RNA sequence: CAAGUAGGACAGAUGAUCGCGGCUGCAAUGCCGAAAGGCAGCAGGUGAGGAAAGUCCGGGCUUCACAGGGCAGGAUGCCGGUUAACGGCCGGUGGAGGCGACUCCAAGGACAGUGCAACAGAAAUAUACCGCCGCGCAAGCGGUAAGGUUGGAAGGGCAGUGUAAGAGACUACCGCCCGCCUGGUAACAGGCGGGGCAUAUGUAAACCCCAUCCGAAGCAAGACCGAAACAAAGCGUACGUGGCCCGCCAGCUUUAGGUAGGUCGCUUGAGGCAGCCGGCGACGGCUGCCCUAGACAGAUGAUCAUCCAACGACAUAACCCGGCUUACCGUCCUGCUGGGUUC
Repeated sequence: CAAGUAGGACAGAUGAUCGCGGCUGCAAUGCCGAAAGGCAGCAGGUGAGGAAAGUCCGGGCUUCACAGGGCAGGAUGCCGGUUAACGGCCGGUGGAGGCGACUCCAAGGACAGUGCAACAGAAAUAUACCGCCGCGCAAGCGGUAAGGUUGGAAGGGCAGUGUAAGAGACUACCGCCCGCCUGGUAACAGGCGGGGCAUAUGUAAACCCCAUCCGAAGCAAGACCGAAACAAAGCGUACGUGGCCCGCCAGCUUUAGGUAGGUCGCUUGAGGCAGCCGGCGACGGCUGCCCUAGACAGAUGAUCAUCCAACGACAUAACCCGGCUUACCGUCCUGCUGGGUUC
């Protein structure tokens, strides 16, 4: 210098005017109200994101349910750690890709059982089409998986012994299974010995088996206050009905329910930032500082001026938090890798 790889930061800036949602204040102004106060208005200050998104996981919180256990259903699936928890993250193991930095993997079980595997092929878990060998005049019968043909896959592979020809029938090596030893917390790795091989085509994001975990619904959750109207109970002067009493009616009081409406939940929280310490790391601990939207039909926008990395992408909170996934104009920074060039 160019290529690559891993990670991080930013997400137009400044000013003016107008507009919108919370908050604080208001001597005086307008409207409503008996008042408290409310609505306007004025002033000040404040007001989205790295994903606020998809709502895919996990937790807090709330209401309901719940002795314990099982069935059904769902999720997860190498090992260790981290955490409030997780299917996340970190560090390893094994496998795959890359010269490499590095990246990717739902990675238990196909010797419990069942299913499926188009076409081709003689045959798909069982077979004899060709070939080989034996018998037979021949037709054919028997033996055989070494070789050929088909296929993604053909009875562990390969070499030898053996045999009529062959075959784990036997032997060495590799593979598989079993046992032991060493290292490691473990996954696993290395080594030694045994078994002739009984499992041995693939598929479990096919049924299934094994292990672990999971109660349900969600802030329109839910808690409190609570009109009017209706209902019930009590009182019931006067008026009315009535000859009179009771009763009815007007009115008043209380109660229940919890609609309209209001308040809370609501943003101080597994919070943020900085420093130090422990740890490879995820993360944890300590100290200091900070408070940073909270609506309920739901607010962030528009115009102008100047500037640039030069017309600025993807996208707009609705109970909160930890993750994952997806979208995104671009700009900048750092570590590392394999190259080229120069000193």